Predicted 3D model of a 1486-nucleotide RNA (small-subunit ribosomal RNA) from a metagenome. The sequence is in RNAcentral, with records from SILVA.
[in-house]
RNA sequence: GGGUUUGAUCCUGGCUCAGAAUGAACGUUGGCGGCGUGGAUUAGGCAUGCAAGUCGAGCGGCAGCAGGCCCAGCAAUGGGCGCUGGCGAGCGGCGAAAGGGAGAGUAACGCGUGGGUACGUACCCCUGGGAUCAGGAUAGCGGCGGGAAACUGCCGGUAAUACUGAAUAACAUCUCAGGAUCAAAGGUGUGAUUCCGCCUGGGGAUCGGCCCGCGUCCUAUCAGCUAGUUGGCGAGGUAAUGGCUCACCAAGGCUAUGACGGGUACUGGGUGUGAGAGCACGACCCAGCUCACUGGGACUGAGAUACUGCCCAGACACCUACGGGUGGCUGCAGUCGAGAAUCUUCGGCAAUGGGCGAAAGCCUGACCGAGCGACGCCGCGUGCGGGAUGAAGGCCUUCGGGUUGUAAACCGCUGUCGUAGUGGAGGAAGUAUCAGGGGGUUCUCCCCUUGGUUUGACUGAUACUAGGAGGAAGGGUGGGCUAAGCUCGUGCCAGCAGCCGCGGUAAGACGAGCCACCCAAACGUUAUUCGGAAUCACUGGGCUUAAAGCGUGCGUAGGCGGCCUGCAAAGUUGGGUGUGAAAUCCCUUGGCUCAACCAAGGAAUUGCGCCCAAAACUAGUGGGCUCGAGGGAGAUAGAGGUAAGCGGAACGGAUGGUGGAGCGGUGAAAUGUGUUGAUAUCAUCUGGAACACCGGUGGCGAAAGCGGCUUACUGGGUCUUUUCUGACGCUGAGGCACGAAAGCUAGGGUAGCGAACGGGAUUAGAUACCCCGGUAGUCCUAGCCGUAAACGAUGAGCACUAGGUCGAGGAACUUCCACAGUUUCCCGGCCGUAGCGAAAGUGUUAAGUGCUCCGCCUGGGGAGUAUGGUCGCAAGGCUGAAACUCAAAGGAAUUGACGGGGGCUCACACAAGCGGUGGAGGAUGUGGCUUAAUUCGAGUCUACGCGAAGAACCUUAUCCUGGUCUUGACAUGCUUUGGAACCCCUCUGAAAGGAGGGGGUGCCGCAAGGAGCCUUAGCACAGGUGCUGCAUGGCUGUCGUCAGCUCGUGUCGUGAGAUGUCGGGUUAAGUCCCUUAACGAGCGAAACCCUUGUCCCUAGUUGCCAGCGGGUCAUGCCGGGGACUCUAGGGAGACUGCCGGUGUUAAACCGGAGGAAGGCGGGGAUGACGUCAAGUCCUCAUGGCCUUUAUGACCAGGGCUGCACACGUCCUACAAUGGCGCGUACAAAGGGAAGCGAGCUCGUGAGAGUAAGCAAAUCCCAAAAAGCGCGCCCCAGUACGGAUUGCAGGCUGCAACCCGCCUGCAUGAAGCCGGAAUCGCUAGUAAUCGCGGGUCAGCAUACCGCGGUGAAUGUGUUCCUGAGCCUUGUACACACCGCCCGUCAAGCCACGAAAGUGGGGGGGGCCCGAAGUCGCCGAGCGAACUCGCAAGAGACGCAAGCGCCGAAGGUCAACUCCGCAAUUGGGACUAAGUCGAAACAAGGUA
Repeated sequence: GGGUUUGAUCCUGGCUCAGAAUGAACGUUGGCGGCGUGGAUUAGGCAUGCAAGUCGAGCGGCAGCAGGCCCAGCAAUGGGCGCUGGCGAGCGGCGAAAGGGAGAGUAACGCGUGGGUACGUACCCCUGGGAUCAGGAUAGCGGCGGGAAACUGCCGGUAAUACUGAAUAACAUCUCAGGAUCAAAGGUGUGAUUCCGCCUGGGGAUCGGCCCGCGUCCUAUCAGCUAGUUGGCGAGGUAAUGGCUCACCAAGGCUAUGACGGGUACUGGGUGUGAGAGCACGACCCAGCUCACUGGGACUGAGAUACUGCCCAGACACCUACGGGUGGCUGCAGUCGAGAAUCUUCGGCAAUGGGCGAAAGCCUGACCGAGCGACGCCGCGUGCGGGAUGAAGGCCUUCGGGUUGUAAACCGCUGUCGUAGUGGAGGAAGUAUCAGGGGGUUCUCCCCUUGGUUUGACUGAUACUAGGAGGAAGGGUGGGCUAAGCUCGUGCCAGCAGCCGCGGUAAGACGAGCCACCCAAACGUUAUUCGGAAUCACUGGGCUUAAAGCGUGCGUAGGCGGCCUGCAAAGUUGGGUGUGAAAUCCCUUGGCUCAACCAAGGAAUUGCGCCCAAAACUAGUGGGCUCGAGGGAGAUAGAGGUAAGCGGAACGGAUGGUGGAGCGGUGAAAUGUGUUGAUAUCAUCUGGAACACCGGUGGCGAAAGCGGCUUACUGGGUCUUUUCUGACGCUGAGGCACGAAAGCUAGGGUAGCGAACGGGAUUAGAUACCCCGGUAGUCCUAGCCGUAAACGAUGAGCACUAGGUCGAGGAACUUCCACAGUUUCCCGGCCGUAGCGAAAGUGUUAAGUGCUCCGCCUGGGGAGUAUGGUCGCAAGGCUGAAACUCAAAGGAAUUGACGGGGGCUCACACAAGCGGUGGAGGAUGUGGCUUAAUUCGAGUCUACGCGAAGAACCUUAUCCUGGUCUUGACAUGCUUUGGAACCCCUCUGAAAGGAGGGGGUGCCGCAAGGAGCCUUAGCACAGGUGCUGCAUGGCUGUCGUCAGCUCGUGUCGUGAGAUGUCGGGUUAAGUCCCUUAACGAGCGAAACCCUUGUCCCUAGUUGCCAGCGGGUCAUGCCGGGGACUCUAGGGAGACUGCCGGUGUUAAACCGGAGGAAGGCGGGGAUGACGUCAAGUCCUCAUGGCCUUUAUGACCAGGGCUGCACACGUCCUACAAUGGCGCGUACAAAGGGAAGCGAGCUCGUGAGAGUAAGCAAAUCCCAAAAAGCGCGCCCCAGUACGGAUUGCAGGCUGCAACCCGCCUGCAUGAAGCCGGAAUCGCUAGUAAUCGCGGGUCAGCAUACCGCGGUGAAUGUGUUCCUGAGCCUUGUACACACCGCCCGUCAAGCCACGAAAGUGGGGGGGGCCCGAAGUCGCCGAGCGAACUCGCAAGAGACGCAAGCGCCGAAGGUCAACUCCGCAAUUGGGACUAAGUCGAAACAAGGUA
């Protein structure tokens, strides 16, 4: 920096990614070289070999080897001689304490850094002095033994640079300062004062011991620890200080600046990362420490408490003759085991270094090299140039092409690396020796120099030769983050995934192919660290609402602290100096062809010590000051606190009176109460609790909290006052105190209220809400509890930073007083500037700007849970995790949607009315059922007389049964056979189809042949009402003819967005007006269009007929006429234009006039942005999929009409406002040629026959009906109603059986006005009456139209439904058909508790007590010294013994940690389980 919470936004906040790194591992792949690096786990066990020896110039010697000599022997050979080179074993010296390995332990003076000294220091250097006498042993060796072995005993004798004595002795040591004490070794060599050694001093160097300041992980769920503990005196011990050890004395010492305990861990230089500060790490290399099978111990030594020494104990392993012994790879290799995982039982001492030696030299798994591993870093190569027909192949394709791709082929060239060979630089300097020269005091010694000879395990550069592009490319990725996409397969499957998330039939996310991208001998993955993460914030964060201010105060430690001045110099600042190892990092150079790597020089090493200087600031110390703080004096407000007393209202109860039927309670009721007299009312008495009005964004208090009145005691505040003290202050970890309500203990009290509980209701249930009762409690006293949304969700203090206004308490000025006014101090509010803030907001009462101190936070859940501790009588409080799980959880604001939120408004929404539906019969559609099939679609409103404006066949469909066709019923093209086309006939068949026969010879062309059509065969293809309306276009429905939906510019806001479009009026309307940070505009509304209503003009046939004429029984029938009606063109008219009123002078509204019509005149067409993944793939079009002798095509018959049933829409009725009969009047709009069909004749009729007229203002359909007049019926299942059924007919049609319509006669069902519920309609409307049309051969109660007659009611908006605007709440945004909680049931996971059980750790008490030091003893043993002739004695030493301490072990009681556990507890998670409905809206009881 990005991704991820949302519809979108800003913020908070976690998760996650891109980077770098690694002693890595795993997967795939793998050409070469250089330099590095490689047992991180079991400090688990180890076979085998090697890793520390050396010195013969210290010694006695001679086991073996070589040489020599001697003897025997011809020789081979044998024997002898330590004579020479040398040397096994041994004595002795030095080394073995280094080097090498490891990190178990250790939180410590262990390490780092800087200091100190009570110390030691072999070998090395410098320097002084010395080395004289003497002695006795003992290994080896020889002899004799024991033992399986390891090993060991006795006897004899031997050497030394081994050991001992004496002498000498200071510049050594001790000291009482007189004195006393202490040493030595020789070797080599012909030859040593001279070389190598020896002894004793001094000094140095080096290395070490010890002490101190500072630094050095986590944990307080470890808070107290400590008896050698702290100190002193004395002693012992040590190289040396010291309780290091001991005796005695004292009672100290450490600790919140974290003792003690627990966990973890070697530390540093450094390494990784990071801008840095930091954070993490401590492989390789260097330094220090510690360890060496585990534990203990000392010896030797200069040095060890000793990796490859010793003793003891233990575990383990091995050998054994069972008696007893042996061993220690955390050296180099190697092996087993465990593990994701880490190499060769290699070469050499050539170099560097170490030990010994005079030296040669020997030893050296240190080291140098090689081997193995892409483990890391670095370098090189896998070719270079040309080459378009843009080859083939692959992939994609819109079929044109594109891409792979100059890539390949092909042509030319080169020769790195590798391969084979030649060659051999450098790593080598020396040492030694020979010859020569020079120097150091004469030397056997040393230094310099010249020349010759001699030393390479391993490596092998550069170069040369040969040959040929020949031997050498993969891995990951391609949805976003993140560079790179197409096709196919799959179909919530298989799978992917770091996060978000992909996959349910068009997947750029799975798998594959092609292509592309990124790296490249590697590429990915996993693990881990740092970074990003300012996500523990020192640099550099926060705490009103996101996580986070302790409920409040007092106060300890601590932190911080006013003004002036002096001193000193701890901090501070400057300078100097020492140190800060090397390596590393950085810079500059240099060496390997470059680089990695290596080397040199420099810088750096931010630290610590010392010295000098300064004195501003901080701290210290001395002196002073008054403004901070406090005291005094004088006033003063107040529900501040405690105690006692008093008061009235209300309430309950008691007694009495009046009274007489209910009261009470609720949404409605009931429980309850009342004739034993309630409720109501009056009087009196009694009881407890609380204090109306005043009373107030009034007051007081630290907070909790405090409210009748009076008194007493008492805390704090405010104002005024130069009166005093003189920084006495602020904060405050722990601590202490106070602390609502509820709760607890004890004792009282109890009127009202009232958890629990009982009853009544409500309800599906109702362990609730409502009602009637009612215990604890509420009250008092004493004590406990210690928590609250203890909130201003805002810690305390100080200072500074615009104002305005209100309230409470003071003071000053002004004023005669009061009021008013001005100023000032303090307290309580509101508004608001700058600023701040994510925003809401805050804003001198800060959430602004600063300082000081304290508390707290670090994703959500798990969880304020578990466990431990602590407090409490208990309830419980305080402190307070983890596993596991999620990718979010959250804050503020925005737009919507929603609300059993609010306001305003509208609509046949309700109300007011009229008529219906729901009941009956029938029609029709749908569901269901049935069926071989009952084709398909439509499903709340917005499916259901819908697609379908009309299913007998046809229609008609993957509907069913059966029969057939296969380039096809239909289109185009190509090839092919034959034939004009075409027509007719026969057989078979239900038809389709199949089989066959005949007639016919057209047009163009000379002909061959061709065009067109038919036909045969074949190829491309046709075809599909098959699927997906959730892939689509188009069309349509609905909200809704509702008044809305947007844009540009501007403005506001970090932003989503807002404003405009809100507000006040008004309208049918976002219609218009006014106001206005908005101004305008668009789509909608309106208007424009059609129709209807009035008039005028024009025109006058087929329409009309007033007047004139003619004619008829009669009729505009005729001549004529245009007046009228009408027709159909054009125009007028209506605009709130006029008047009055209301209103804002507006828009507009109300009333009126005029007018055919009045405020949109009526009706229609017209349907904004969008919503419903609404409907339609079966109108049409269309992507994809499927099918191809079938899901296509043809045919016959059947079905779509099937009927226990349910629903929708209708028709006809139930009758008298009616039915029937007769008579009689008045429409509009339409249709008509395969048509409408007059008239006439026949028929009861449907209709038939015949036939005029009419492509229509002319003729026909055509009779309008209700109406009107007259008559009958007389309330009945009827003269209502017409279903059903029978018979007889008619019509259409190829055909009316399934399955049409009509007529006549006969039959005459249900039904007497319809439950819950529900529909339509506001005027020429409802209702009622008929007429026409489309579809159509025929079939209309449906649909679309037309006119006739013609009401009632409402002028309201409480309610139901829907809608619009504003506002409010929201945890909703798939938007309330939303979201979401808990129990139960199921699966799975981790955790807690648990009778118990198994193990680990560190301590303690007691017992036992190895080795060993030390002490005592030492009758046994002993060469050196003393005495002694000797024996012996002494001195000294040793063994044995005893004692203190003491490891391991045993035992006891605790502590602590881990594991397992029947059972049990909650928790997390898991598409579709159960019960309810707690939360989100007033969430339906906030």
Rfam family: Bacterial small subunit ribosomal RNA. Model confidence (mean pLDDT): 84 of 100.